[in-house]
RNA sequence: CUCUUAUCAAGAGUAGCUGAGGGACUGGCCCUAUGAAGCUCGGCAACCUCCUUUUAUAGGAAGGUGCUAAAUCCUGCAAACGAUCUUCGUUUGAUAGAUAAGAG
Numbered sequence: 001c002u003c004u005u006a007u008c009a010a011g012a013g014u015a016g017c018u019g020a021g022g023g024a025c026u027g028g029c030c031c032u033a034u035g036a037a038g039c040u041c042g043g044c045a046a047c048c049u050c051c052u053u054u055u056a057u058a059g060g061a062a063g064g065u066g067c068u069a070a071a072u073c074c075u076g077c078a079a080a081c082g083a084u085c086u087u088c089g090u091u092u093g094a095u096a097g098a099u100a101a102g103a104g
């Protein structure tokens, strides 16, 4: 990097260092010197892992990851439905993305 499977409306900081950007991309809409990104500490969760157990479920731990504004912030492509019908709204699915586990 590619493929497969699963999940993505829950949860988590009034901390320290530092100092200008950030929310993947598009179009929006937002966050940000009342401190962005990054690092440290803290925290959340439980995919892998480990322990106990009625042996296929439940409970627990937290070693490997991950996460810690807003639904993956909304959106993009397609379909159905509705309306005040050049358009808008709702729902579903796909695509894209993120994370984990496995394979190449």
Base pairs, nucleotide, nucleotide: 001104002103003102004101005100006099007098008097013041015040016039017038021031022030023029025076027074028073042068043067044066047064048063049061050060051059052058072096077093078092079091080090081089082088083087
SAM riboswitch aptamer (S box leader), 104 nucleotides, folded computationally. It was read from a public genome assembly, where an Rfam model found it.